[in-house]
RNA sequence: GUUUGAUCAUGGCUCAGAUUGAACGCUGGCGGUAUGCUUAACACAUGCAAGUCGAACGGUAGCAGGCCUUCGGGCGCUGACGAGUGGCGGACGGGUGAGUAACGCGUAGGAAUCUGCCUGUUAGUGGGGGACAACGUGGGGAAACUCACGCUAAUACCGCAUACGCCCUACGGGGGAAAGGAGGGGAUCUUCGGACCUUUCGCUAACAGAUGAGCCUGCGUUAGAUUAGCUAGUUGGUAGGGUAAAGGCCUACCAAGGCGACGAUCUAUAGCUGGUCUGAGAGGACGAUCAGCCACACUGGGACUGAGACACGGCCCAGACUCCUACGGGAGGCAGCAGUGGGGAAUAUUGGACAAUGGGCGCAAGCCUGAUCCAGCAAUACCGCGUGUGUGAAGAAGGCCCUAGGGUUGUAAAGCACUUUCAAUGGGGAGGAAAACCUGCCGGUCAAUACCCGGUAGCUUGACAUUACCUAUAGAAGAAGCACCGGCUAACUCCGUACCAGCAGCCGCGGUAAUACGGAGGGUGCGAGCGUUAAUCGGAAUUACUGGGCGUAAAGCGUGCGUAGGCGGCUCGUUAAGUCAGAUGUGAAAGCCCUGGGCUCAACCUGGGAACUGCAUUUGAAACUGGCGAGCUAGAGUUGAGUAGAGGGGAGUGGAAUUUCAGGUGUAGCGGUGAAAUGCGUAGAUAUCUGAAGGAACACCAGUGGCGAAGGCGACUCCCUGGACUCAAACUGACGCUGAGGUACGAAAGCGUGGGUAGCAAACAGGAUUAGAUACCCUGGUAGUCCACGCCGUAAACGAUGUCAACUAGCCGUUGGUCCUAUUUACAGGAUUAGUGGCGCAGCUAACGCAUUAAGUUGACCGCCUGGGGAGUACGGCCGCAAGGUUAAAACUCAAAUGAAUUGACGGGGGCCCGCACAAGCGGUGGAGCAUGUGGUUUAAUUCGAUGCAACGCGAAGAACCUUACCUAGGCUUGACAUCCCUGGAACCUCCCGGAAACGGGGGGGCGCUCGCAAGAGAGCCAGGAGACAGGUGCUGCAUGGCUGUCGUCAGCUCGUGUCGUGAGAUGUUGGGUUAAGUCCCGCAACGAGCGCAACCCUUACCCUCAGUUGCCACCGGGUAAUGCCGGGCACUCAGAGGGAACUGCCCCGGAUAACGGGGAGGAAGGUGGGGAUGACGUCAAGUCCUCAUGGCCUUUAUGCCUAGGGCUACACACGUGCAACAAUGGUCGGUACAAAGGGUCGCAAUCCCGCGAGGGUGAGCCAAUCCCAAAAAACCGGCCUCAGUUCAGAUCGGAGUCUGCAACUCGACUCCGUGAAGUCGGAAUCGCUAGUAAUCGCGGAUCAGAACGCCGCGGUGAAUACGUUCCCGGGCCUUGUACACACCGCCCGUCACACCACGAAAGCCUAUUGUACCUUAAGUCGCUGUGUUAACCGCAAGGAGACAGGCGCCCACGGUAUGAUCGGUGAUUGGGGUGAAGUCGUAACAAGGUA
Repeated sequence: GUUUGAUCAUGGCUCAGAUUGAACGCUGGCGGUAUGCUUAACACAUGCAAGUCGAACGGUAGCAGGCCUUCGGGCGCUGACGAGUGGCGGACGGGUGAGUAACGCGUAGGAAUCUGCCUGUUAGUGGGGGACAACGUGGGGAAACUCACGCUAAUACCGCAUACGCCCUACGGGGGAAAGGAGGGGAUCUUCGGACCUUUCGCUAACAGAUGAGCCUGCGUUAGAUUAGCUAGUUGGUAGGGUAAAGGCCUACCAAGGCGACGAUCUAUAGCUGGUCUGAGAGGACGAUCAGCCACACUGGGACUGAGACACGGCCCAGACUCCUACGGGAGGCAGCAGUGGGGAAUAUUGGACAAUGGGCGCAAGCCUGAUCCAGCAAUACCGCGUGUGUGAAGAAGGCCCUAGGGUUGUAAAGCACUUUCAAUGGGGAGGAAAACCUGCCGGUCAAUACCCGGUAGCUUGACAUUACCUAUAGAAGAAGCACCGGCUAACUCCGUACCAGCAGCCGCGGUAAUACGGAGGGUGCGAGCGUUAAUCGGAAUUACUGGGCGUAAAGCGUGCGUAGGCGGCUCGUUAAGUCAGAUGUGAAAGCCCUGGGCUCAACCUGGGAACUGCAUUUGAAACUGGCGAGCUAGAGUUGAGUAGAGGGGAGUGGAAUUUCAGGUGUAGCGGUGAAAUGCGUAGAUAUCUGAAGGAACACCAGUGGCGAAGGCGACUCCCUGGACUCAAACUGACGCUGAGGUACGAAAGCGUGGGUAGCAAACAGGAUUAGAUACCCUGGUAGUCCACGCCGUAAACGAUGUCAACUAGCCGUUGGUCCUAUUUACAGGAUUAGUGGCGCAGCUAACGCAUUAAGUUGACCGCCUGGGGAGUACGGCCGCAAGGUUAAAACUCAAAUGAAUUGACGGGGGCCCGCACAAGCGGUGGAGCAUGUGGUUUAAUUCGAUGCAACGCGAAGAACCUUACCUAGGCUUGACAUCCCUGGAACCUCCCGGAAACGGGGGGGCGCUCGCAAGAGAGCCAGGAGACAGGUGCUGCAUGGCUGUCGUCAGCUCGUGUCGUGAGAUGUUGGGUUAAGUCCCGCAACGAGCGCAACCCUUACCCUCAGUUGCCACCGGGUAAUGCCGGGCACUCAGAGGGAACUGCCCCGGAUAACGGGGAGGAAGGUGGGGAUGACGUCAAGUCCUCAUGGCCUUUAUGCCUAGGGCUACACACGUGCAACAAUGGUCGGUACAAAGGGUCGCAAUCCCGCGAGGGUGAGCCAAUCCCAAAAAACCGGCCUCAGUUCAGAUCGGAGUCUGCAACUCGACUCCGUGAAGUCGGAAUCGCUAGUAAUCGCGGAUCAGAACGCCGCGGUGAAUACGUUCCCGGGCCUUGUACACACCGCCCGUCACACCACGAAAGCCUAUUGUACCUUAAGUCGCUGUGUUAACCGCAAGGAGACAGGCGCCCACGGUAUGAUCGGUGAUUGGGGUGAAGUCGUAACAAGGUA
């Protein structure tokens, strides 16, 4: 960051940090310091990695020198030295981590040991002997190599002597060594070799030390219990053997032990540690480089030698592999350094040097040393440096953006002035080196001025190395990239793309305006690097020791008893295991940390310190815990007396009711339901009475009453029996709490055996319901329910709350006890105690809520949880007769799942209320005909839009052309229209030709206005030309503005401050009344306010005032056949300006004394008087780009423009809205009345004439209170029609006309004559209307040349009904439930079908590991034997001792046979699971989800 509309919580996922032996992508200047096969302990070509000593020895193959020479050569004489004998070293150093869960490692200890070289001390070093290599000769073999004979030396080998110390011992005694070499040398001796002396190096024996090694022990050291039992040399003892040494290490005998829930055995994984990474720490992860230990050396086994090995560059055997071979036989082991192949994402040179450090040998020189020191390769890591610095605004050019002004890149560049680190080139130049040897000098030793040793001076030694470093020269010169820019997370714009291509760590972007894809400009971050991937820790308190939880989020076992374990009351004493303190030892070095020092700094190196939280030993302390001892009574228990109780088990008894049976009465139904039917009944049911049978359950009492651990327990009586409570004393003396395993109990259903069965009732049958109905409802009905015995062992077994103990305000009930008080004793009040309920404070809680019966504050112990799904599933084990239970995963998949509360919305939830919403009425629609609109179809086109209410007589207040947007055809291209530029011309009028017209071609007339003398210029208009541009009813109403519809003229929608709540939010706005109204009143943690309501506006109804013409005419006068016609008058009507009037104001009643309501008076009007205008916050991505405006996209000889004709008027059909009918409340004929509101000069038109009529002719009057349209119609009066398809109705068609218009063919209206269709009141369904309303009647207007049955207005006549709010629809308020929030047109479940994925089962098949039994035994040690062979010793000899070969035996590797076990792989088929925009069937859940 991410679950939600929002919130808090729970909870997972994800990110930011640090790190790495890394790898990959892009990029790459320098230096320093480190590091570099993590994979195949895979296989290895080639070279090198362990030799050295001539001062141990015989010697001389080769080299050099010397001597001799018969020039063939000879002499080991010298320096030296191949091979050999011999000594020391090859057990160190170097590599690797396969094995190992172990005394392997770490740490602290221990006793029964060995230890070459080294150090110290002691004592010796005498005298002999026999061989074997080399070598020579001969032989075998391809080779490796080997055999026989002969010669020879030693510091090689073997005796003898000696033995202070040493070893053995029975304490008498016995046993056991050695080697010499080199240098020098005076005297003496000499076989002339030397002896001898001396120095030194060796040798032998022994003691001690040091070092190294072996052995033993305590503690620590991964995971799994779906591994619970393991063990026969096993455990111990005795004796013996063996070893350097203790020991079952081995053998014999004896005993039967030993280990294990504090996890044996088995399985898997793993070298361990110092340390490294991370972390605040505690921890977690890791164990490269460096250091310590271990193990291993092709695989397995074995020993030999040796001080040391069971031996990386030794040996033997077996096996696999590779190589050589003459096929007979041989050779080999890079997990040493380089290097090769292979594997792999991936890891370097077949380099230099022994100069330094160290090692081996040697007296030494020295030799050897892939240890080591260096160099090379790699940005692999860390550290440092550089790629310039200053100035520089015309804010250049270019790029990008743009609102077109500008902004940005950006002082950035250029330019100017400087600097030169690093790199390059030239020159100089430390330190790593101290030595040894040798030469001189001094000292020691010695008989000695030799030798030797020590010191001192000189001399010599550098792989790296063209070193570090310093300096000079030249010039900004040679040196910047990578990732990111939606949020987390620093950084934004344009273009392209259009759920495509793609991105993505999580959330998520992309469906035509993408800051999320790709590119660009700009920006941000880091920088010789930057990103990505992988991995570890962190964040993650997300395993919680530090430091979490369990009522509802995951989580308390169904309940008790109880084992181990854990924990445990008061007092005293003692002890010192825990605990605390001191001291000592140890805790390697390196590392980390602190502090100095050295590289110019840093990384790095180095000195010192601290630390190493540990272990051990020891000395103290004694509070607490533990142990031991002694006591106590408050915990716990026992005894006594009582109390209540559906506590449990057994036996018996009872009544009511149902049912059945028998009998009586009695007759046609009963029963059942929403309504029915199945069913029962004339063979007599139901009903009713009597009797009988049988089973099950126990009404009232009955109570948030009682009892029980829980499950659970309900008639009554008796018997047996558990527990609780109360009271008063006495007693025991911590006997307690909890409780892993274990064990017992454990509803219902189910199972087994045997009974029983009245009612009820799964399954089942039938009847209904339904689209279906394997259900809900009804009629039946079997298991079962009941009893006995035995299993099962689970439940929402719930208070969803483990048990025990202590503490922490109260108030009110109720059940069982005890005590006290008073009295008005059937009662009351109080105290206390054990239960059981309600409310409530503090506190707690995410909230809800809990709250002495805690979910508060603490203690003890147990159980359990760690995202959702997969799954309480699979496999395995255990239990079960079975059903099944218990224990209990993983793969895979998602970014959520969840709790509580909030606001809405919704409910076939509730309450209150309203509306022509229903009801009550009146008239319609739906049927027929026509008109009109729409869908559909058709068409070249039938232009486009509107689509539930809220599209459909709608845009359109009017399509013959035009309109017109559509189609066909013919034309135009700066265009029909706008602005700008240039040229020409007045404009304009008119004629002819072609053509359908547009258009094309031609002719005639005409010369205007302003300024100016003129030339000319200018304005308007027309024509031509060029280009900028015009144009578009083309697309997007889901990019928009504006306008409009709708909920709805519904009463609502909000805000500020305050208050409450962790918060979303709440309060206010809810409540009690009232209203048409959130209208008003009252109350109230609210107080106020805004938009709505109402009012203000218009109109209508009454009155008044004013001014009276075109209006009016009461009075007066005149006149006519008649008329306000005239004079006159403005009283009245009226027109139009202003005002008044109505406010619950008055009275009565009700109400709370309020608001308000009911009634009444007065009044033209009465409770908003009627009507209109006026439409809150918002909803529907509602409608409109075709009114207009407008972003973006598209088009530009066309999607623009002009013209003619056609189409929008089509027609199997379907729907909406209307007209006019179906007739007598009517039709028709005649007569007679009464309006309002409008319109009129491109007009309305009187009058008169003509026509049956539409109309025509004429044209008075009127720019309108004057004239005209204009006749109002229904009504009323009278006549005819008499119930019929008619004297109803008028469609359709034929004919004849009128009018408008350029033109009525497609396609106008009207008139007349004729024709005379359907239709006799309309199915399901549905619409309007509450009063001057519905219904009915006509009149006018807009549009308009003409063309209304539509629309907008006007008046005339003029009803019925409303009990009422149960129901339908819509709405308002409150409340409730919710799994909904795209908000019920919501959400969502399961089967089936398809695709993909992982997993289980499976006849089997195949590896691997391992157990047991047996067979076979290589090499080899050991034992026995030793027929054979044999130098040293013994022996005169024969021979012996000893040794060796050979033989036998035990053990045993590899191998083999048989049979088990475990893990894994695979497997036709099969099972469920998961996932998958638009599949099928239903609708199970969420609201009372329609059967909670």

Small-subunit ribosomal RNA from a metagenome, 1492 nucleotides, folded computationally.
RNAcentral holds the sequence, with entries from SILVA.
The prediction has a mean pLDDT of 86.